[in-house]
RNA sequence: GGGCACGUAGCUCAGUGGUAGAGCAGGCGUCUUAUACACGCUUGGUCGCAGGUUCAAUCCCUGCCGUGCCCA
Numbered sequence: 001g002g003g004c005a006c007g008u009a010g011c012u013c014a015g016u017g018g019u020a021g022a023g024c025a026g027g028c029g030u031c032u033u034a035u036a037c038a039c040g041c042u043u044g045g046u047c048g049c050a051g052g053u054u055c056a057a058u059c060c061c062u063g064c065c066g067u068g069c070c071c072a
Stems, first nucleotide, its partner, number of pairs: 001071007010024004018055001026042005048064005
């Protein structure tokens, strides 16, 4: 330098055009003499950035940034 993949909650990841979710972690509660386990409730997001398409974009297109892999 070229190609491919990925970027969504603190972490690991779903979500392929129509209200952003799960598990773990955090907070509160039930249980217990107490802690842990278990169970219930709950907090938490400019969907990497900027444009474009569309009535409507996390999703489609373009550029950029970052990470990983391959080729040279």
Molecule: transfer RNA
Organism: Candidatus Uhrbacteria bacterium